About this RNA:
Bacterial RNase P class A, 369 nucleotides, folded computationally. It was read from a public genome assembly, where an Rfam model found it. Its Rfam family is "Bacterial RNase P class A". The family's RNA type in Rfam is ribozyme. On this family, see Frank and Pace, Annu Rev Biochem 1998: "Ribonuclease P: unity and diversity in a tRNA processing ribozyme".
[in-house]
RNA sequence: GGAGUUGGCUAGACAGUCGCCGCCGCCGGUGUUCCUUCGGGAGAGCUGGUGGGGGAGGAAAGUCCGGGCUCCAUAGGGCAGAGUGCCAGGUAACGCCUGGGCGGCGUGAGCCGACGGAAAGUGCAGCAGAGAGUAGACCGCCUAAGCACCUUUCGGGGUGCCGGUAAGGGUGAAAGGGUGCGGUAAGAGCGCACCGCGCGCCUGGCAACAGUGCGUGGCACGGUAAACCCCACUCGGAGCAAGACCAAAUAGGAACCCCAUGGCGUGGCCCGCGCUGGGUUCGGGUAGGUUGCUUGAAGCCAAUGGUGACGUUGGCUCUAGAGGAAUGACUGUCCUCGACAGAACCCGGCUUAUCGGCCGACUCCCGCU
Numbered sequence: 001g002g003a004g005u006u007g008g009c010u011a012g013a014c015a016g017u018c019g020c021c022g023c024c025g026c027c028g029g030u031g032u033u034c035c036u037u038c039g040g041g042a043g044a045g046c047u048g049g050u051g052g053g054g055g056a057g058g059a060a061a062g063u064c065c066g067g068g069c070u071c072c073a074u075a076g077g078g079c080a081g082a083g084u085g086c087c088a089g090g091u092a093a094c095g096c097c098u099g100g101g102c103g104g105c106g107u108g109a110g111c112c113g114a115c116g117g118a119a120a121g122u123g124c125a126g127c128a129g130a131g132a133g134u135a136g137a138c139c140g141c142c143u144a145a146g147c148a149c150c151u152u153u154c155g156g157g158g159u160g161c162c163g164g165u166a167a168g169g170g171u172g173a174a175a176g177g178g179u180g181c182g183g184u185a186a187g188a189g190c191g192c193a194c195c196g197c198g199c200g201c202c203u204g205g206c207a208a209c210a211g212u213g214c215g216u217g218g219c220a221c222g223g224u225a226a227a228c229c230c231c232a233c234u235c236g237g238a239g240c241a242a243g244a245c246c247a248a249a250u251a252g253g254a255a256c257c258c259c260a261u262g263g264c265g266u267g268g269c270c271c272g273c274g275c276u277g278g279g280u281u282c283g284g285g286u287a288g289g290u291u292g293c294u295u296g297a298a299g300c301c302a303a304u305g306g307u308g309a310c311g312u313u314g315g316c317u318c319u320a321g322a323g324g325a326a327u328g329a330c331u332g333u334c335c336u337c338g339a340c341a342g343a344a345c346c347c348g349g350c351u352u353a354u355c356g357g358c359c360g361a362c363u364c365c366c367g368c369u
Base pairs, nucleotide, nucleotide: 001365002364003363004362005361006360007359008358009357010356012334013333014332015331016330017329018328020055021054023052024051025050026049027048028047029046030045032043033042034041035040057340061351062350064349065348066347067346068345069239070238071237072236081235082234083233084232085231086100087099088098089097090096101115102113103112104111105110116230117229121228122227123224124223138169139168140165141164142163146161147160148159149158150157151156177195178194179193180192181191182190196219197217198216199215200214201213202211203210204209243291244290245289246288253282254281255280256279257278258277262276263275264274265273266272298317299316300315301314302313303312304311305310335338
């Protein structure tokens, strides 16, 4: 200098003007409640003005996991169903994170992995291929043994039958350990050596697992469990439109009291005629209002324990909270010309989208000293 890996941070800047949504202070208006020495005083609410301060994100998104919170259900246990799935740890919890193991990819930094069980049982495997699971002779190789025939220089040779053979070729994603030597008619763990594998032990490790360890077995017991299944562990349901409080009118309900000489209508009035009980209180509940609502497993800094995720202690900070739903518009200057995108009960994750910029650590290659 080039090419990369990985962990963080940031998300145009500054100034001015005008708005929008909460909060706080001050000054008015209205208004009701309380107190009062009756003069007045104090306060909630609503409203106007003024001043101050705050006002989206790293993903606010997808709603895919986990939890808090709320209501309902629930003695305990089981079945069913769903999920998770190497080991250890972290955490409120998780399918997340950290560290480790194993496997794969990469020269490397590093990245990726549904990574329990196929010697419980069942199922499945298209096409190709002779044969696909106690395997299989298509080509090839062989003719030692047995039978038949031909031939012979009588040693043998050849052909066929019966056969042998998993070394080689071919098919396939996959063909029943690998290399070599021996062996054989040709071959074959058939025998042996080394490698590999299974099992047992030993050693190291909390464990997953590992080993130039010891012994043993000629040794594949094939693949597939995001197929059924088996094993282990976890899981009650619904969600802030959860839920809680206050509570009008109308209708209906309950209790008590009053009335039958009442009330209403007709009518100038009486009779008559027609209709009909009245009042108070209470409770449920609708509209509406209030709340839940943002102080929280919170953030920042320091010390400390830990490889780390994270924990502990101390100090400091308060940082949107609406309910048709605010966080904007315009102007000026500057630059590297600005992406994806907008909170709605709250957190922890994951995933997805994203113009760029900055910082740290590390790897490989080239050049120079």